[in-house]
Molecule: RNase P RNA; transfer RNA
Organism: Actinomycetes bacterium
RNA sequence: UGAGCUGGCUGGGCGGUCGCGGGUCAUUCAACGCCGGGUGGGGGACACGGCGGAAGAUGGCUCGAGGAAAGUCCGGACUUCACAGAGCAGGGUGAUUGCUAACGGCAAUCCGAGGUGACUCGCGGGAAAGUGCCACAGAAAUCAGACCGCCACCGCUGAGCCUUCGGGUGACGGGGUGGUAAGGGUGAAACGGUGCGGUAAGAGCGCACCAGCGUUCCGGGUGACUGGGGCGGCUAGGUAAACCCCACCCGAAGCAAGGCCAAGUAUGUCGCGCCGGGGGCGUGGCAGCGCAGGUGCUGGAGGGCUGCUCGCCCGAGUCUGCGGGUAGGCCGCUUGAGGCACCCGGUGACGGUGUGUCCAGAUGGAUGGUCGCCACCUUUCUGCCGUCUAGGCGGCAGAAAGGAACAGAAUCCGGCUUACAGGCCAGCUCAUCCG
RNA sequence: GGGGCUGUAGCUCAGGGGGAGAGCGCUUCCUUGGCAGGGAAGAAGUCGCGGGUUCGAAUCCCGCCAGCUCCACCA
Numbered sequence: 001u002g003a004g005c006u007g008g009c010u011g012g013g014c015g016g017u018c019g020c021g022g023g024u025c026a027u028u029c030a031a032c033g034c035c036g037g038g039u040g041g042g043g044g045a046c047a048c049g050g051c052g053g054a055a056g057a058u059g060g061c062u063c064g065a066g067g068a069a070a071g072u073c074c075g076g077a078c079u080u081c082a083c084a085g086a087g088c089a090g091g092g093u094g095a096u097u098g099c100u101a102a103c104g105g106c107a108a109u110c111c112g113a114g115g116u117g118a119c120u121c122g123c124g125g126g127a128a129a130g131u132g133c134c135a136c137a138g139a140a141a142u143c144a145g146a147c148c149g150c151c152a153c154c155g156c157u158g159a160g161c162c163u164u165c166g167g168g169u170g171a172c173g174g175g176g177u178g179g180u181a182a183g184g185g186u187g188a189a190a191c192g193g194u195g196c197g198g199u200a201a202g203a204g205c206g207c208a209c210c211a212g213c214g215u216u217c218c219g220g221g222u223g224a225c226u227g228g229g230g231c232g233g234c235u236a237g238g239u240a241a242a243c244c245c246c247a248c249c250c251g252a253a254g255c256a257a258g259g260c261c262a263a264g265u266a267u268g269u270c271g272c273g274c275c276g277g278g279g280g281c282g283u284g285g286c287a288g289c290g291c292a293g294g295u296g297c298u299g300g301a302g303g304g305c306u307g308c309u310c311g312c313c314c315g316a317g318u319c320u321g322c323g324g325g326u327a328g329g330c331c332g333c334u335u336g337a338g339g340c341a342c343c344c345g346g347u348g349a350c351g352g353u354g355u356g357u358c359c360a361g362a363u364g365g366a367u368g369g370u371c372g373c374c375a376c377c378u379u380u381c382u383g384c385c386g387u388c389u390a391g392g393c394g395g396c397a398g399a400a401a402g403g404a405a406c407a408g409a410a411u412c413c414g415g416c417u418u419a420c421a422g423g424c425c426a427g428c429u430c431a432u433c434c435g
Numbered sequence: 436g437g438g439g440c441u442g443u444a445g446c447u448c449a450g451g452g453g454g455a456g457a458g459c460g461c462u463u464c465c466u467u468g469g470c471a472g473g474g475a476a477g478a479a480g481u482c483g484c485g486g487g488u489u490c491g492a493a494u495c496c497c498g499c500c501a502g503c504u505c506c507a508c509c510a
Stems, first nucleotide, its partner, number of pairs: 001431010012374007020064009032052005066406001070417002073415005078254004085310004090250005095109005110124001111122004125245002130243002132239003147184002149180006156174002160169003192210006211235001213232008258331004267287009289323007302314003324509003338358005343352003376403012436506007445459004453490001461477006483499005
C1' cells in the first nucleotide's frame, strides 16, 4: 500500500421563533369551611373583611423515543383463575462447564466441517433397544444379491486328429450344475483399505501395516474430551428437523390481565296523578342489563394446575344463542432482577451492602414545524495546479441545485431475529514493497 | 395492545418426503348456414420469500413477508 477478519461507538450540531405532553411553583378563583368586629347580654341568620380552597386560565422552572421503540420468536416479573397432590398423556430442550430471576440466551472450552490465515459455521444425546423408509437406476438397498466377468465339473453338443472301425481324445463356441465377490457396470449410499501369502478361481481364508469399533490399563482435564499401551473380533450403511428411547424442564390466560367508582337501557319495586277497573299510561325515587333454550341444586352440575385416571378442596349455579345500554374517570403505570461512568473480583459471560450521576408516561394517543449558520453526500458549472500532443483524467478552492437512512414508546424487564443512508475507533490476519 | 389461522394454475381447492394435480375458466380444431351445447387436443406454476436437514423438500425445521379473523365494559 492492497485485500480481508473480528469487536465496539454514533445515528447530525448550534441559535432564533411558533407549538405539544408530564411534573412542580406562583397568581387568579365558584360552591363551601373557618376566623374577625358590628345592635344592652347570649344564640342564630345575613352583609362585609381576612384565611383556606377543586377543576380551569395565565406565567415561570424542569423533564420528554430507539438501536432497533419493530416482528411478537423465546424467557421472566406482575395479575386473575375458590390453595393439597400423584401417575399417564401432551409440549419443549439436547456436546461440556459455567453465567443468569429465567431462557431455546450469553461466555469459555471440546468435537466436526470450511478457509493459506485472522476467523467462521454446526437443533452437536442415542442408529451396538425396537419399528419404519431408502423413489429411479441397478444382479442386489439390509436376516443382501449374482447381469457381465473369473473358475471347476458334466453318461450334454461337437470341427479336427488317432484308430485294431468297437471306439478314444477333444480346440473355438454353446448348454447345464455349482463355486466366487477380486474386476466391470448402477446408485447419494454396495458389507473396511494397501501389500504379501494362499487358491481351481477367489475371499479377513491367513499374516503385516493403516483406518475404524468394542473392552481394559496408565497419564492429563471439574467435564465434554484427549495422549499412550494391551487384548478382542475382523467390520458394524444412511435417516431420529421419521416414530421412538434416554436425560432435564414445563399449569392456563394475558394490562382489552385485574381492582375501584360513576352513568344508564330493558326490567323490578315504591310513591303520586289520570284512564278505568283486580290492568294500562305518565311522572318522581330506589335497585339494576334483559330474554330464550339446555343442564344442575347435597344421591350435586360445574369449577379448582387445561386432556385421561385416582385423590383432595370449593360448590349453586353454569353453558349456548339472541338482544339492549355505555364508549366516562381513578388505580394497575412506571424507581426497576434499572441504566451509565469509575473502582474491585473473574480468561469471559457476569458479580459487588463500593462511589458518583440519571430517570418519558400519552389514551384520536405528546416528544414537532419553520428560519439562519456550520458539518456530510451527489450532480453541474467556474478557477488554479499536476500528468499530458490534443482531448481526457486526478487533486484543491468556490458557487448553485438536490439529498440526508430504518423507523417511532403504550404494563415492565432479559434475550433472539429482522430493517438501516452514512460516519468513526480499536485489535488481528494474508500478500507485496522498503529498512 | 394481545391471541389464532391461511398462502399451490386466472378463480375455488386437493396433495403432508420420490412424477405438481382436479373442477370452472382460457386457446386451437371438429361438429352447425351461424351461435349455444357437445367432442378432441393444448397452454398456463418462483407450490408467498430466504436459509437449513436429507441422496432427494410443495411436504420436515428455522427466520421473514402478505392477507384474513377474534378479543372492551355493564360481566